Overview:
A computed fold for a 529-nucleotide part of an RNA from Thioclava dalianensis, annotated as large-subunit ribosomal RNA, domain I. Its Rfam family is "Bacterial large subunit ribosomal RNA". RNAcentral holds the full RNA, with entries from Rfam. The source organism's lineage runs through Bacteria, Pseudomonadati, Rhodobacterales, Paracoccaceae and Thioclava.
Context: one part of a larger RNA
RNA sequence: GGCGUUUGGUGGAUGCCUUGGCAGUAAGAGGCGAUGAAGGACGUGAUACUCUGCGAUAAGUCCUGGGGAGCUGAGAAUAAGCUUUGAUCCAGGAAUUUCCGAAUGGGGAAACCCACCUGACAGUUUGUUAUAAUUACUUCGGUAAUUUAUAACAUGCUGAACCAGGUAUUUAUGACCUGAAUACAUAGGGUUAUAAAGGCAAACCCGGGGAACUGAAACAUCUAAGUACCCGGAGGAAAGGAAAUCAACAGAUACUCCGCUAGUAGUGGCGAGCGAACGCGGAUCAGCCGAACCAUGAGAAUGACCAGAAUGUGUUGGAAAGCACAGCCAUAGUGGGUGAUAGCCCCGUAUGGGAAGUUCAAUUGGACGUAUUAAGUAGGGCGGGACACGUGAAAUCCUGUCUGAAGAUCGGGGGACCACCCUCGAAGGCUAAGUACUCCUUACUGACCGAUAGCGAACCAGUACCGUGAGGGAAAGGUGAAAAGCACCCCGACGAGGGGAGUGAAACAGUUUCUGAAACCGGACGCCU
Numbered sequence: 001g002g003c004g005u006u007u008g009g010u011g012g013a014u015g016c017c018u019u020g021g022c023a024g025u026a027a028g029a030g031g032c033g034a035u036g037a038a039g040g041a042c043g044u045g046a047u048a049c050u051c052u053g054c055g056a057u058a059a060g061u062c063c064u065g066g067g068g069a070g071c072u073g074a075g076a077a078u079a080a081g082c083u084u085u086g087a088u089c090c091a092g093g094a095a096u097u098u099c100c101g102a103a104u105g106g107g108g109a110a111a112c113c114c115a116c117c118u119g120a121c122a123g124u125u126u127g128u129u130a131u132a133a134u135u136a137c138u139u140c141g142g143u144a145a146u147u148u149a150u151a152a153c154a155u156g157c158u159g160a161a162c163c164a165g166g167u168a169u170u171u172a173u174g175a176c177c178u179g180a181a182u183a184c185a186u187a188g189g190g191u192u193a194u195a196a197a198g199g200c201a202a203a204c205c206c207g208g209g210g211a212a213c214u215g216a217a218a219c220a221u222c223u224a225a226g227u228a229c230c231c232g233g234a235g236g237a238a239a240g241g242a243a244a245u246c247a248a249c250a251g252a253u254a255c256u257c258c259g260c261u262a263g264u265a266g267u268g269g270c271g272a273g274c275g276a277a278c279g280c281g282g283a284u285c286a287g288c289c290g291a292a293c294c295a296u297g298a299g300a301a302u303g304a305c306c307a308g309a310a311u312g313u314g315u316u317g318g319a320a321a322g323c324a325c326a327g328c329c330a331u332a333g334u335g336g337g338u339g340a341u342a343g344c345c346c347c348g349u350a351u352g353g354g355a356a357g358u359u360c361a362a363u364u365g366g367a368c369g370u371a372u373u374a375a376g377u378a379g380g381g382c383g384g385g386a387c388a389c390g391u392g393a394a395a396u397c398c399u400g401u402c403u404g405a406a407g408a409u410c411g412g413g414g415g416a417c418c419a420c421c422c423u424c425g426a427a428g429g430c431u432a433a434g435u436a437c438u439c440c441u442u443a444c445u446g447a448c449c450g451a452u453a454g455c456g457a458a459c460c461a462g463u464a465c466c467g468u469g470a471g472g473g474a475a476a477g478g479u480g481a482a483a484a485g486c487a488c489c490c491c492g493a494c495g496a497g498g499g500g501a502g503u504g505a506a507a508c509a510g511u512u513u514c515u516g517a518a519a520c521c522g523g524a525c526g527c528c529u
Stems, first nucleotide, its partner, number of pairs: 001528009015514001016478002020449002022446007029438002031200002039100003042055003046078001049075003061094006070082003105114003115167005121159004126154008134145004169197010204235001205233005215222001219269001245252002256283005266274002287430003293366003299360004305353003311326005327344002329333001335347003379403008389415001410425005465472002485513001488500004
């Protein structure tokens, strides 16, 4: 040095586990905000820090209901306290709620700086009233008043600091003061009062704008796509909506959504591609012109919480829920916990009950209303856009521009256009349900994951860290049933670490803690060289 056997170190795979995720189902909720939100800063405890809660009334204050023995949130203990005169805790309501933030008195490098007005408060002037003292008069009973003090009220003035309220902008409405061209006026300006708005939030929705990569195997029409993105607006849904609609000689009958029709008819450098409708079958159905407004509140739902059945013995074991034997309950054998696997040990579960608040809402009563026939419109010319339809034979819809009817004896449409026929009535408006979505709440489910998986995040994670910034973005779970977390002794530096002792079922379970693979590094023994 090699090989073999064995024993360790290192390392953290694997197995098992799950507090966390993922995907759904059924309900709920679908908003919060100038009564100051979302999100933060700073504080707040007997206490250094962090999280949670809360706000100078600061892990809390008050009230109502529940509940019934412990409690003072977590990391994490100690002190000091609270509590059957009912605490802690749970549900509902109320109060407080610093500073920043739409932030709104002005400013600003967010959590800071600087103001004004009014009030409160304090002092003071004057006045009124009351009481007391004093003075004058007196028929001694009282009367009056100059003055003084105190108190209350009113009024004016002053006030360093502290406290409270107000003071942004825009819009609407009202009042007042001013005020052009231009005489009266009006526009405009200013002051004041009242109300509203502003900002945030995951998707869904409507409207206004609107790409490129890409595809066409290049590329320009085209496509991607009216997508991404930007802006505005709203609601729990939004939008749409009761025919100037389709159809075809028979008729249908608002709108929305789904399945067919159908990758059809079409459209298309007739390329790539794009792509209907009629009709049929379903979901849901509702019509109208302020309806859908106000009150009443039978009843129902939710709801802190309450009641809630039934098991023993033996045996193995550290521990019984295992095994054996013998029982019991079940409108309850979903589930979780308990020292291994428990219907009958605990929490629960089925079932029944339940305050306040909230929601839905039958019924009844009241209130209000009942419009109107739509002109710079329809149509036309030019230029665009939308329609599945790229200008085409191009109807239909919208309109930047120029024009421009008729009036129900009328008008629009039926895919150029004309006639006949049929059908409808534009240029005003509203409308539930069926449909879309899930930041969020509750319950439940999974041939979903099980710590390199599952959300980026099971753990104090959008953290640490990186970046000027926009932004990027981790790693990291497991002692044991219970800390019983190793008293005491020894070596050592009053170390680190270890050896005894002790706990424990186990310490090769010792906090670098379950299991503990491999790579890698040692020791021992045997053989070979």